[in-house]
Description:
The prediction has a mean pLDDT of 84. A computed fold for a 1396-nucleotide RNA from an uncultured bacterium, annotated as small-subunit ribosomal RNA.
RNA sequence: UUAGAGUUUGAUCCUGGCUCAGGAUGAACUCUAGCGACAGGCUUAACACAUGCAAGUCGAGGGGCAGCAUGGCGGUGGCAACACCGCUGAUGGCGACCGGCGCACGGGUGCGUAACACGUAUGCAACCUACCCCCCACCGGGGGAUAACCCGGAGAAAUCCGGACUAAUACCCCAUGUGGCGUGCGGGAGACAACUCCCGUACGUUAAAGAUUCAUCGGUAGGGGAUGGGCAUGCGGAUGAUUAGCUGGUUGGUGGGGCAACGGCCCACCAAGGCGACGAUCAUUAGGGGUUCUGAGAGGAAGGUCCCCCACAUUGGUACUGAGACACGGACCAAACUCCUACGGGAGGCAGCAGUGAGGAAUAUUGGUCAAUGGGCGGAAGCCUGAACCAGCCAAGUCGCGUGAGGGAAGACGGCCCUACGGGUUGUAAACCUCUUUUUCGGGGGAAUAAAGUUCGCCACGCGUGGCGUUUUGCAUGUACCCCGCGAAUAAGGAUCGGCUAACUCCGUGCCAGCAGCCGCGGUAAUACGGAGGAUCCGAGUGUUAUCCGGAUUUAUUGGGUUUAAAGGGUGCGUAGGCGGGAUGUCAAGUCAGUGGUGAAAUGGUGCGGCUCAACCGUAGCAUUGCCGUUGAAACUGGCGUCCUUGAGUGCGAAUGAGGUACGCGGAACGUGUUAUGUAGCGGUGAAAUGCAUAGAUAUGACACAGAACACCGAUUGCGAAGGCAGCGUACUGGGACGCGACUGACGCUGAGGCACGAAAGUGCGGGGAUCGAACAGGAUUAGAUACCCUGGUAGUCCGCACAGUAAACGAUGAAUGCUAGCUGUCGGCGACACAAUGUCGGUGGCCAAGCGAAAGCGAUAAGCAUUCCACCUGGGGAGUACGUUCGCAAGAACGAAACUCAAAGGAAUUGACGGGGGCCCGCACAAGCGGAGGAACAUGUGGUUUAAUUCGAUGAUACGCGAGGAACCUUACCCGGGCUUGAAAUCAGGCAGACGCAGGGGGAGACCCCUGUUCCAGCGAUGGCUGCCUGGUAGGUGCUGCAUGGUUGUCGUCAGCUCGUGCCGUGAGGUGUCGGCUUAAGUGCCAUAACGAGCGCAACCCUUGCCGACAGUUGCCAUCAUUCGGGUGGGCACUCUGUCGGGACUGCCACCGCAAGGUGCGAGGAAGGUGGGGAUGACGUCAAAUCAGCACGGCCCUUACGUCCGGGGCGACACACGUGUUACAAUGGGUGGGACAGAGAGCGGCCAGGCGGCGACGCCGAGCGGAUCCCGAAACCCACUCUCAGUUCGGAUCGGAGUCUGCAACCCGACUCCGUGAAGCUGGAUUCGCUAGUAAUCGCGCAUCAGCCAUGGCGCGGUGAAUACGUUCCCGGGCCUUGCACACACCGCCGGUCA
Repeated sequence: UUAGAGUUUGAUCCUGGCUCAGGAUGAACUCUAGCGACAGGCUUAACACAUGCAAGUCGAGGGGCAGCAUGGCGGUGGCAACACCGCUGAUGGCGACCGGCGCACGGGUGCGUAACACGUAUGCAACCUACCCCCCACCGGGGGAUAACCCGGAGAAAUCCGGACUAAUACCCCAUGUGGCGUGCGGGAGACAACUCCCGUACGUUAAAGAUUCAUCGGUAGGGGAUGGGCAUGCGGAUGAUUAGCUGGUUGGUGGGGCAACGGCCCACCAAGGCGACGAUCAUUAGGGGUUCUGAGAGGAAGGUCCCCCACAUUGGUACUGAGACACGGACCAAACUCCUACGGGAGGCAGCAGUGAGGAAUAUUGGUCAAUGGGCGGAAGCCUGAACCAGCCAAGUCGCGUGAGGGAAGACGGCCCUACGGGUUGUAAACCUCUUUUUCGGGGGAAUAAAGUUCGCCACGCGUGGCGUUUUGCAUGUACCCCGCGAAUAAGGAUCGGCUAACUCCGUGCCAGCAGCCGCGGUAAUACGGAGGAUCCGAGUGUUAUCCGGAUUUAUUGGGUUUAAAGGGUGCGUAGGCGGGAUGUCAAGUCAGUGGUGAAAUGGUGCGGCUCAACCGUAGCAUUGCCGUUGAAACUGGCGUCCUUGAGUGCGAAUGAGGUACGCGGAACGUGUUAUGUAGCGGUGAAAUGCAUAGAUAUGACACAGAACACCGAUUGCGAAGGCAGCGUACUGGGACGCGACUGACGCUGAGGCACGAAAGUGCGGGGAUCGAACAGGAUUAGAUACCCUGGUAGUCCGCACAGUAAACGAUGAAUGCUAGCUGUCGGCGACACAAUGUCGGUGGCCAAGCGAAAGCGAUAAGCAUUCCACCUGGGGAGUACGUUCGCAAGAACGAAACUCAAAGGAAUUGACGGGGGCCCGCACAAGCGGAGGAACAUGUGGUUUAAUUCGAUGAUACGCGAGGAACCUUACCCGGGCUUGAAAUCAGGCAGACGCAGGGGGAGACCCCUGUUCCAGCGAUGGCUGCCUGGUAGGUGCUGCAUGGUUGUCGUCAGCUCGUGCCGUGAGGUGUCGGCUUAAGUGCCAUAACGAGCGCAACCCUUGCCGACAGUUGCCAUCAUUCGGGUGGGCACUCUGUCGGGACUGCCACCGCAAGGUGCGAGGAAGGUGGGGAUGACGUCAAAUCAGCACGGCCCUUACGUCCGGGGCGACACACGUGUUACAAUGGGUGGGACAGAGAGCGGCCAGGCGGCGACGCCGAGCGGAUCCCGAAACCCACUCUCAGUUCGGAUCGGAGUCUGCAACCCGACUCCGUGAAGCUGGAUUCGCUAGUAAUCGCGCAUCAGCCAUGGCGCGGUGAAUACGUUCCCGGGCCUUGCACACACCGCCGGUCA
């Protein structure tokens, strides 16, 4: 000293990318802003620059005197003081000049530079160094000039030229020579090879300057030191190989030149070298380091401020001077640019400090001072210093302070929210009381501190230093700091609030406006947009953007991978390289330890200290992981030597195989040719056609030819490095295994480049060509069919030679070595043999332990545990593409990007759904039947159209005779018109009236409006009740949202399923149970079983029907008795029936099959037999299914109208289209007459017997019944007659006429009756619906709604009463198991291409 999260999926695990939370910055931008301290401030145009300043100084080197001051002299003015003028270098000084020193420092910038530029460590015996320090020696004599000044001249200017005078510490000559240097000789030393150093000696050569105030400061030669530099070398730090070769002074030598010095630095000659895969050369980028940021670290990124080094000074080049420069504020040349100009010529260089323009998102004052620190000159005073120190501006950073503290609940007002009498929150927050005074403001103090030194004087001692005294100096600054006063007084914002991520509500908006870092929000209830209230975070700041590190183990040294996620080279041989068996000796390169030097300072960390604290600063010591030297150690690696045999190889032996190459041989089949037999087709397909065939095909026989391939054996077989290899034989040849243990003695493993091999297709040349067969042609298929199918057919397929060099070249698994349980096949060898069994070595298969893995799986033939080497990967797409290069005859191959774009792409496994996958099973699902629909007319619903309106909803199955179980008005929601506005109805408060109402009149279509008359109750009263009017709060809405909802409903489906607890398995989603076998209508049951149990469903319990019994007996019934012969009555309750309660059926019994569950039986018994029939009952869920118009309800909307009332109209329209029905098309029928038999149900504004009238609907009269009592009478059927196959005696639409009834009212728009009229229709295309038994079909009856009824609809009731089911291949739907999957909105999915 190491933190994670979001995002691929329906869910899961993994791989993998993207994104976020952190820190940082010379920053910029937004909003906001009180103060201080410390640090910082052109990252862009090394773009261009106005103006000022940034390097001078020395009179103690010199000649001088332009200017200033002083003195002197003269003059003028003036009484004078004094003023002015002139002269005088006499003095202080001093412009310009000569001369000295400095100007090579300091300051700026990062263009260039990939380099000994930098860093670090060494070396220079190959070098220099002004000023400074030390040592030694010396300072003699002489000479000639020149600037200034003066004169003259040229020029616009800058400037220049000529003449004359003159000085020096300027310049020159001579002397001296301690010394230095050069040469020769002798000697010595060194790291003795070149070479270098030292000593001695001879010869040659080589110096100087003076000033002065007499203190001193200087000058010259040489040596040493210090400082600063120069050069050389090792090591270290960018990218690109789509840059692979580079190099002519190039590499070296000899001899010169040059330099402070070495050196091809330069030159002449000679040699032909030098560098490079350990990356030369080239290209691109870049100043380097100390350090800074980040990180746990290793690393990664950066190089602003400060320090060191380098480079540069408009661009390029050059030298001069000098100790030092190739010189930022020097020179020359060239170039570009700017400026001046009299056009002839000139001037300039802010990457110094300020400042300007420009560029840019962006970076400050044309400030003060030399007081301090430092620098230059000077003996010094001093002068200069945009170095420096200060100040100014900027929230641009870090640190510190403040904006108040305590008390204070009626928890105020206001705001916001809510379930809204009320509560919550803002919130002790405010008000209010008490207190404090940092800061601000005002006043005062503060000569504070920063100070050591300087001048002068004195003293000590030898210089010079020290001491004492004295004295001068402060920009910042009247600042810091301190004191006093007033007074809470002067001071808070920014961002965020869907998850990540701390913080939630309301309103507005309505896929708009907008947000967004990622995932993603917004389409009417948005915690995600905008506003508000509240909250959270940080706070004089806060957010955003940009960039870096982190998270990212996402380049993995620490610390990753490569069967399927990205990733093993197609294979071998082998070069370099990397790695390498056992024993022993030695060396000490690596390694380890001690020690020395260095690693500048600053920075970092630690201790202590100074600013009130902190930031900041000082100080001490640490670190600075590095490099170099030195002394040791010897295990390991390495070098060298000796030995060994187990790795590797050799030899011998007997076997082995589709290993390879070449040559020869063989039979079957296909094709073709000839010939024979033979006749009409053959061939081909899902079906066909093209094609072949009477010129004789196909078929069959014989003979012949040609090419290619080798059946059976044959196998999870064998061999080979891989590709690959298969008839038989021969020759040549490669390999591995085994046995023996004779030989060599580590000879090994891997292998970048390289070389070789390398399926099929392809290419070139030459052969060959039977079969098959790209291209091509034709025939089909099809919407098309440049395909799949068919008939033909070229290249090719085969051989030789030569290229090519790729494949899902796969075990998708590189090679080598060692180690790690077993079981079971098989091939080769050895051993042992009885043809059992068994051992061992090598190969080839299967199943598994441990272990590994995301899982699937692998598992001694590893994907386990380890070692070595090579190759390769780093999100998807773009793309194995483009460009470039190499190779190739070409095709193409190899190497191989980027822009842009996405928030994923992906692996394995899970659950579903799905499949023109499989297995098993079911259903009127098909099939087998019966009857319909689709054609006609009509009824009804819908679409469409129309309309003022044709109100609204329902829309595949699961809308369409549905909501509606009753639209003429009403209903009614729609339209037109006319009215009302507290409203048609309900309620509260206040006020007024006394009524409400009734009656009358008028207007009007009515609603309604207007007018008149009359009039309350209780109580003594206050007042209350009631009604009306006015005002206000409320009302009202069939207005919207069924995608905000409740409730209810449809459907899958009365299908057999859907789940849970515990356990077990799996990292997990999840699985198991619920699977399997048998069985069932059924997840019904039995057996089996890592499951054992349980729940919701199934079944049962409920209703009804079928049989029996008990009880009860009226309005029901009538066997017996009576009877007026009608169960009418008496009587009876046996029967029927009604109703309540029970019984009964359970595969219980028998036979057979079966382990069982259960099944089978023209079994028995029984009314009923295997759920007896029917109903009610609908699991978890699906369809955002239906309904806001049944009701309820959130939200939104309307309020003299989207409310409400009234009249009329519409919902009934009609070219059409569809659904559901009715009636038919007729003789199994129609008509007429006669005859018979139900069940259920309704009924008083009702049902209505009976009588009368009417052809009839119906009317009039009139008993009974609120009903087991009355109404109440079925029809098909049966009998008889008639019709005789026709648009009819079928069919009844439509229309005409006349009526009846209901109702305020039948025109739009009712039903019924009678008379007349008599349409379409002769059994219905494709297609389609219902039904498995009391069912279909057929016949009538009843009821609800309702005044009436458009009912042929709906719901019930009974009568008559069939046919068929072989079976599960197919269609539809469903259940279970399994399989595939790129689907999960789940196949009506997903998705490729093409066209627009």

Notes:
The RNAcentral record of the sequence draws on Greengenes.